Small-subunit ribosomal RNA from a metagenome, 1504 nucleotides, folded computationally. The RNAcentral record of the sequence draws on SILVA. The prediction has a mean pLDDT of 83.
RNA sequence: AGAGUUUGAUCCUGGCUCAGGAUGAACGCUAGCUACAGGCUUAACACAUGCAAGUCGAGGGGAAACGACAUCGAAAGCUUGCUUUUGAUGGGCGUCGACCGGCGCACGGGUGAGUAACGCGUAUCCAACCUGCCCACCACUUGGGGAUAACCUUGCGAAAGUAAGACUAAUACCCAAUGAUAUCUCUAGAAGACAUCUGAAAGAGAUUAAAGAUUUAUCGGUGAUGGAUGGGGAUGCGUCUGAUUAGCUUGUUGGCGGGGUAACGGCCCACCAAGGCAACGAUCAGUAGGGGUUCUGAGAGGAAGGUCCCCCACAUUGGAACUGAGACACGGUCCAAACUCCUACGGGAGGCAGCAGUGAGGAAUAUUGGUCAAUGGGCGAGAGCCUGAACCAGCCAAGUAGCGUGCAGGAAGACGGCCCUAUGGGUUGUAAACUGCUUUUAUAAGGGAAUAAAGUGAGUCUCGUGAGACUUUUUGCAUGUACCUUAUGAAUAAGGACCGGCUAAUUCCGUGCCAGCAGCCGCGGUAAUACGGAAGGUCCGGGCGUUAUCCGGAUUUAUUGGGUUUGAAGGGAGCGUAGGCCGGAGAUUAAGCGUGUUGUGAAAUGUAGACGCUCAACGUCUGCACUGCAGCGCGAACUGGUUUCCUUGAGUACGCACAAAGUGGGCGGAAUUCGUGGUGUAGCGGUGAAAUGCUUAGAUAUCACGAAGAACUCCGAUUGCGAAGGCAGCUCACUGGAGCGCAACUGACGCUGAAGCUCGAAAGUGCGGGUAUCGAACAGGAUUAGAUACCCUGGUAGUCCACGCCGUAAACGAUGAAUGCCAGCCGUCGGGAAGCUUGCUUUUCGGUGGCGCAGCUAACGCUUUAAGCAUUCCGCCUGGGGAGUACGGUCGCAAGAUUAAAACUCAAAGGAAUUGACGGGGGCCCGCACAAGCGGUGGAGCAUGUGGUUUAAUUCGAAGCAACGCGCAGAACCUUACCAGCCCUUGACAUCCCGGUCGCGGAUCACAGAGAUGAGAUUCAUCAGUUCGGCUGGACCGGUGACAGGUGCUGCAUGGCUGUCGUCAGCUCGUGUCGUGAGAUGUUGGGUUAAGUCCCGCAACGAGCGCAACCCUCGCCUCUAGUUGCCAGCAUUCAGUUGGGCACUCUAGAGGGACUGCCGGUGAUAAGCCGCGAGGAAGGUGGGGAUGACGUCAAGUCCUCAUGGCCCUUACGGGCUGGGCUACACACGUGCUACAAUGGCGGUGACAGUGGGACGCGGAGGGGUGACCCCGAGCAAAUCUCAAAAAGCCGUCUCAGUUCAGAUUGCACUCUGCAACUCGAGUGCAUGAAGGUGGAAUCGCUAGUAAUCGUAGAUCAGCAUGCUACGGUGAAUACGUUCCCGGGCCUUGUACGCACCGCCCGUCACACCAUGGGAGUUGGUUUUACCCGAAGGUGCUGCGCCAACCGCAAGGAGGCAGGCAACCACGGUAGGGUCAGCGACUGGGGUGAAGUCGUAACAAGGUA
Repeated sequence: AGAGUUUGAUCCUGGCUCAGGAUGAACGCUAGCUACAGGCUUAACACAUGCAAGUCGAGGGGAAACGACAUCGAAAGCUUGCUUUUGAUGGGCGUCGACCGGCGCACGGGUGAGUAACGCGUAUCCAACCUGCCCACCACUUGGGGAUAACCUUGCGAAAGUAAGACUAAUACCCAAUGAUAUCUCUAGAAGACAUCUGAAAGAGAUUAAAGAUUUAUCGGUGAUGGAUGGGGAUGCGUCUGAUUAGCUUGUUGGCGGGGUAACGGCCCACCAAGGCAACGAUCAGUAGGGGUUCUGAGAGGAAGGUCCCCCACAUUGGAACUGAGACACGGUCCAAACUCCUACGGGAGGCAGCAGUGAGGAAUAUUGGUCAAUGGGCGAGAGCCUGAACCAGCCAAGUAGCGUGCAGGAAGACGGCCCUAUGGGUUGUAAACUGCUUUUAUAAGGGAAUAAAGUGAGUCUCGUGAGACUUUUUGCAUGUACCUUAUGAAUAAGGACCGGCUAAUUCCGUGCCAGCAGCCGCGGUAAUACGGAAGGUCCGGGCGUUAUCCGGAUUUAUUGGGUUUGAAGGGAGCGUAGGCCGGAGAUUAAGCGUGUUGUGAAAUGUAGACGCUCAACGUCUGCACUGCAGCGCGAACUGGUUUCCUUGAGUACGCACAAAGUGGGCGGAAUUCGUGGUGUAGCGGUGAAAUGCUUAGAUAUCACGAAGAACUCCGAUUGCGAAGGCAGCUCACUGGAGCGCAACUGACGCUGAAGCUCGAAAGUGCGGGUAUCGAACAGGAUUAGAUACCCUGGUAGUCCACGCCGUAAACGAUGAAUGCCAGCCGUCGGGAAGCUUGCUUUUCGGUGGCGCAGCUAACGCUUUAAGCAUUCCGCCUGGGGAGUACGGUCGCAAGAUUAAAACUCAAAGGAAUUGACGGGGGCCCGCACAAGCGGUGGAGCAUGUGGUUUAAUUCGAAGCAACGCGCAGAACCUUACCAGCCCUUGACAUCCCGGUCGCGGAUCACAGAGAUGAGAUUCAUCAGUUCGGCUGGACCGGUGACAGGUGCUGCAUGGCUGUCGUCAGCUCGUGUCGUGAGAUGUUGGGUUAAGUCCCGCAACGAGCGCAACCCUCGCCUCUAGUUGCCAGCAUUCAGUUGGGCACUCUAGAGGGACUGCCGGUGAUAAGCCGCGAGGAAGGUGGGGAUGACGUCAAGUCCUCAUGGCCCUUACGGGCUGGGCUACACACGUGCUACAAUGGCGGUGACAGUGGGACGCGGAGGGGUGACCCCGAGCAAAUCUCAAAAAGCCGUCUCAGUUCAGAUUGCACUCUGCAACUCGAGUGCAUGAAGGUGGAAUCGCUAGUAAUCGUAGAUCAGCAUGCUACGGUGAAUACGUUCCCGGGCCUUGUACGCACCGCCCGUCACACCAUGGGAGUUGGUUUUACCCGAAGGUGCUGCGCCAACCGCAAGGAGGCAGGCAACCACGGUAGGGUCAGCGACUGGGGUGAAGUCGUAACAAGGUA
């Protein structure tokens, strides 16, 4: 510091996800030790049991318990005065339960429910306050009195407890004296930081105190003053979310006077006034203890508030006070409520959010431990006692830090495992074994601290009101712990996650869209680096992973640090309030600002250094930081305040000119429709074509006149005006406005603008008019599968006017307003100036357009009219969907508008541009693509292939073009892969090993069998080399196991081969350039070509694969060579038969020839094109062939072959016989033969070219009507042979199912073959079916072509209408490119990229999910009114009662009980608000491999 994910690829926007750190965590697997720190986040739920606050006898009366001692008895032992036991007496002693009294219990400890608050933090103030114990200091401590608990007695009660009588003490209580620097009153008035005001010194008067204990030294007690400590109060600032909470408040805000308090204060009360708070967010609702700090982050920030420290609040829930220095009190009291427990039913008791512990809840959190040794607290004179505070220990990997589980050597690179392999090996791996060494840790044994400072007891010394020093003694939970030493021995100690990318690390097996994984993208459908296992590897390591949460990454809420034309986002527009911002100069002030200093910012934390635990974590000390707040000075640039000026911003006056600006009148013509009349006759109208409609009752057309309403042709424009919406005939009136000129006036008067107000197209709405046209709804006619549409004929609301409402639009420049600055050029509108030739030039201000530099932008693009550079202000945005929806509020007559969520769901949605593909987009061009022609197919019969059906099997493959006379250039057996049956199991075939044989093998005969096979007989012949060894090779038989074998599967694992687009003209690369990039350029453009063929131009220049050419063949010529070919001339023959010859034909080799080369025209002077041009055998690639670019179709083939993987192994292998591939209601493809006279039949001595031939072709001759047979000449072929070419020509038939056609069938034959039944071909005779030119549709062909005619070959024993070749005869037509199909190039649109066989929308049906409404119902919370009124303090009363004082007494002062009143908790009744839960039914929404109906959108998406 980034990365993954939208796309075919790219850039951007934008969300989602990951890598990091952290935690009071939990869960899974695993686990040796030590140190430090931590441990109910949930139920402020309920609690059994124990402990957590006592102490003082030096305050007191006392003596229940314990002990010592003394005295008096008794008993036992007996040493006869001792011991032991026991009883009584003695508060005389140590002490001490309970009681009175003092102090403490308000600390310490726990928890976070409540609280949005002066609660907390920080700063300031109290002249408005209190403070026990403590410190300093001043003064005092006198004299009396009456009670009461304990104890005793008597009652009540189950208990808790309680009543009465009698006795007694105090540092308990009361009275009096004295008393001031206290308090109050009066006088007084220094001083004080504003003020209300406060108020020192001084003087006078009044009032108020006390307690003793113990024995000589202290501890106490009272009243003042001051301090310290702790508390109380007030104020500034800061302190969560919601406006779908906008108004709240009556003790409320203030005043006067009282009461109350330690003290100020509506804190409370009476009266008076009507205030107070709030958009800078009151009130209400929700949530929450606050801070120091903690986590994260570069920081700014964000999140958190557990442990530790500070503050607050609370103590089962609610209320209340008492005591006290301090409480409205966790382990106190009273009352009410809920709950639990005891009960004799009458009553009582309790409060773990103290420490342990229990139950419950929960994913989840510990011991009913030890000690007061230390630190601290309470009491005490002290010793001491108490202390679940505290210090320790226990449990827990829950965290941080440290240590260890060995170290060194050791290669036969062991065995085993795993995988690969070229069979050598590789990896685990120096790892192990083995050898040596070490001993931290664990175990055992021994030694063994510090923490003790201090205090107590005893003694000594100094000092002397106090105290201090020294010696000695004693006090340790943890602990016999830390630590040290010794012994034994590698001995006691390693796992977890991951390995597709992000992200370090890969292979095999299993599984087969199953099981499963997954943080995101995604993996899994038979070769999974992604699932599960294994091996290996990577990371971390006493831990490792997962989950949850927070920050980060995320500049993804943007102060630092974002945006807003098109991605989400500019308000429809203007005016304008608050607010924010604001021109130049001078003076002043000092709020902001800067600087200096002071105080504070607790400690801990953080950080730097040092030090201490063996190190570290941890701790201690010192410094700094704590960015904050406040006080006091100084400065004056900037912002602000005050003030004086200025004119350029803004405004006013004056002058000139302008426009479809607005409102209200008046006027005009054309058109449309209607009415009346005339002319006139049969249609009109409408459409792609029609029909509905109108019309002989006279339409349409045409002429004249009239009526009505609406809109304003041309001008007209990238024109003008207006804030926007918007505004268009002419004219008048009124109203508003910008512009230019001038420089007279004001002197910053300005800009923007939440809230508010006004305007605001169309549609819609209310009321009243009007209604010519057009025209939602509706009706009819068409179209269509349907057509609730598009088209047509009608037609209501509406469209128009007046007055209201609505308040929205793609209200758009998809671009808020204002100001300044930043190159230009060209138009146009309005106004001005200058110049001169008066109609031009130059220039200036303001508008409106086009192009364009810099700059900006993701790009497209914008560019002085910014989307540039800056400033100010406002609105708005933060992934897609749900949704601009629900609920609530506001507005509206309604329609609806506005404000505006959530649950749930997805990993994208989106912008711009690129390359393709596609378009019922465009342009150019080509092709037997259409057209023009010729002949077919589709109809018939047959052949053949396919589908289907059938079957034991009808083997398998091929499937639009590009499967279907295809694989098959030939299924009777074989082929053959299929079926039935019968056999074989190392096998029909290959290699290795062992044993045997050389009688191995061939031929014949015969047996069983369907045959394979089995078991025999006869006969022929007798392997090679040699080192002479059964040694080697070879062959055969038998055996064993490795293996053979498979036309079994996968062509979607593959190679090779092939088809197709397509013989179409395309497909690319290097360098350069352009672009952020994908990419572009080149390859586009202008011409031209069959061609990306060539030329020209050009940020391109070159190159490659394709095209063309080179190759073969045909056509012309030359040369060479003449046998089997040929024969002109010479002989010869039946015959080139022979002699002879090689001129010709021909054969087969080498060459020549054609290149737009020449001419004319045209074109750009080019490339090229045109010409019944010349020449030439051939003329513009001369005809044909071979040749097939980059790629596409997961095209075809595992059954040609090869091959990975899987599968079978007495069978899915091998052999054999028979059957099947030849089936047959049917459908399709490809062909053959026909339907006839361009023909059939008969006759006939016309003329080819390929090619084949020895298991062959087979002449001639003979036989047969014939297929064919007999015989065999010749020929391994330019020699012999197949071999007859056929259409042709001549004659006949005369339009018929025929002298056409030949299917089918019968009989008799021929040939091949082991064998023609299933199932061959052919021949003869006989039979003589359909068929009379073929519907929709569709195919081939452009010249030696189509058509027609025959010939040959491969396969092959035989079988050809198929296929492949060969020649003979030999046409017609092409105007042309509008249309169909296919293709090429350019361009355009796109929501497509599996690429239009694409994408995609909505209803309906089904399943699931969340949510709105909903008659109601259940609960929480809050509020209003009223009722009830516990305890309590206060007020009033107090006829009852009472010790202290006064009084002789009566009585008084004073007090208590009781009563009443207001306040008030709980509770009750009634009514509101608000938030939740449930709810029959219902609404839409979302999601869901293969449901239904259509086809709305994306291309002109077929109606933009």